[in-house]
This record gives sequence, C1' cells and structure tokens, in this order.
RNA sequence: CCAGCAGGCCGGGCGGUCGCGCUCUUCUCCGGAAGGGCGAGGAAAGUCCGGACUCCACCGGGCAGGGUGCCAGGUAACGCCUGGGCGGCGCGAGCCGACGGAAAGUGCAACAGAAACAUACCGCCCCUCCGCGGUUUUCCGCGCAAGGGCAAGGGUGAAAUGGUGCGGUAAGAGCGCACCGGCGCCCCGGCAACGGGGCGGCCGUGCAAACCCCACCCGGAGCAAGGCCGAAUAGGGGAGAAGGGCGCCCGGCCCGCUUCACUCCCGGGUUGGCCGCUAGAGCGCGGUAGCGAUGCCGCGCCCAGAGAAAUGACCGCCCAUUCUUCCUUCGGGAAGAUGGACAGAAUCCGGCUUACAGGCCCGCUGGACAC
Repeated sequence: CCAGCAGGCCGGGCGGUCGCGCUCUUCUCCGGAAGGGCGAGGAAAGUCCGGACUCCACCGGGCAGGGUGCCAGGUAACGCCUGGGCGGCGCGAGCCGACGGAAAGUGCAACAGAAACAUACCGCCCCUCCGCGGUUUUCCGCGCAAGGGCAAGGGUGAAAUGGUGCGGUAAGAGCGCACCGGCGCCCCGGCAACGGGGCGGCCGUGCAAACCCCACCCGGAGCAAGGCCGAAUAGGGGAGAAGGGCGCCCGGCCCGCUUCACUCCCGGGUUGGCCGCUAGAGCGCGGUAGCGAUGCCGCGCCCAGAGAAAUGACCGCCCAUUCUUCCUUCGGGAAGAUGGACAGAAUCCGGCUUACAGGCCCGCUGGACAC
C1' cells in the first nucleotide's frame, strides 16, 4: 500500500435573528410581560421477548394450553449476554448453527424405483427337468423352464441402511480379519457439555420449526393500569316546617299537608381537575474481583415529562456529500452549483430485530514492495 475480519464511537459544528413546550423568579391593569434553567434517539421504530409498577383472582397440587431446549456462568428476569464444547464454512483473522430423544408409540418420505423397515427389476450362484452341440451314453459347454440361495455389481432416487481393502464362499454376506466411522461398557482428564485411551462385530434409513416423549418455566389484564377531588342538569336515600314557590308588593297561577313541591343533608357519578409521572435495575469518572458477560466500592452529576403531543425556521462561515469546468509535478488543487442518512419520546427499564448518507478510532488476518 491492496484485500479483508472483529470491536467501539460519532452521525453535522460555530455565530446571529425570530419562534415553540415545561419550569423557577420578579412585575402586573390578572389578560399577561421580562429574565434565568431545561427540552428526543441510537434506534425514541416494530410492539417480538423479559421485568418493575397497578388492579383483579388465588389453600395446595394437577389437567389443559403456551413457551424454552449442548454445558457452565451473568442477570431483577429473559427466547438476552459472556465463556466453553460439538458440527459446518473460510488459506486465515473469524463467521454460522431451535444443537434433548428416531432402540416408547403413531404418522410422513412427492416423482422415479422391485423396494423408503424389509424388498428383488436387471443380475450372480446352486440343483433338477427338457432341448441342442462337443462327444459317446460317464463328462463338458450353451439355451429354456421350475425350485432354492445372495445382495457383490447395474439401474432408480435427495436418501437404498456402516465404508475401504484382504481373506472367505457355489455365489455372497461383519461371515472372519486390519484400518476408519457409529453405538454400548470400563478407565483417565474436565464442575459440565465433551475429549483421550482400552474392550465388545453390537451396525437397528431419514424427518420431532410432524404428532409425541423427557426436563424446566408460565395466574389474568394492562398507565385508557389504578387512586383522589368533584360541578350544572337528571336520577337515588334521609330529615325538616305546615305551609311553600313563581326575585320584592298586589292580583293571579302552581305545589304540598296524601309519593311528586320547597329547604337542608348523605351517597354514587359523566365532562373536567389533580395524583400516578419520571431520581432511575440512572449517567460520568476512578479503583477493585473476574478471561469475559458482570459484580462491588468511592467521588461527582440531574438529564423532556406537558394535552394527540413542544423540541422548529431563516441567514452567514466552516466540515462532509454529489455534479460541472479549469489547472496539474497525476499525489491532488482551484472556482461555481447542490444540499445533510434513518427517523420522532407518550408509565418506566433490560434485550432482540429492522432502518441508516457519511465519517472517526483501536486491534487482528492474508498478500505485495522497501529497508
């Protein structure tokens, strides 16, 4: 320098003008005004997991249903994370994996093929009959048929049931042997997953993100949770006086004394208001234990909390992007134009997944060149 791998971080900056939300202080003619402080994200997103919190339910256990699934650790918890094992891919740094059980049972395996759990299409072999030939009635070869044996070879298929080789056999076959693979038992190492060694021919297709079996986990609903205050009008309950109401006086009208009116009280409750509500499994720095996830300790900091919802717009300079022209010592430089990725808090937190212009830092791998 080229090609790559892994981790962490940023994701426009500065200044000016105008504006928005919350809050504090001061002033006020109570309408507001001035000043100060704070004001989106790494994903605030999808709402897919796990929790906190709240209400409801609940003696305990089981069934049903749902979920998880190599081992150990971390955590409030998890389907997350870390470390390890095994398998696959890559020359490598590294990456990927729902990775328990198919010898409990059921089911499925398209097409092709004889057969997809026990089967034989072509084939190989043995024996018998018949025919033909050599030959001479023994025997040998060929063909056909019936019976039997085999699974080596061919063929089908994604897959044919341990593999390769030697022996063996009528032909074959773990039938025997050597090596390799699997399974089982024993020993050793490891907390474990698992690994190493020895012994045993034990060799029983695949699929469980098919039912199922095994182990473990799970009560339900969700901040529109839930709590408090509570008008006007209507409705419920109780009490009071004998009269009351239509503002007052007169008239008139209505109601009550009898359930309806009037006055007062009580309880429920809609719109609404307040709380929940943002100081927290919090953030930064340092130390410490640990390979690590993470834990513990010390110091410092306060960082939206509003209501269908504020966090914005413009100008100038700079940075990065893209395009055009010109110059060039081919590394790049100058001028002009362009215009800033994905996105948008709604009770909170931990994850996962998805989207993302461009840029920065650290470590590592393979290669080229120079010293």

Description:
Bacterial RNase P class A from a Dehalococcoidia bacterium, 371 nucleotides, folded computationally. The RNAcentral record of the sequence draws on ENA. Rfam family: Bacterial RNase P class A. By type it is a ribozyme. Taxonomically the source falls in Dehalococcoidia (Bacteria, Bacillati, Chloroflexota).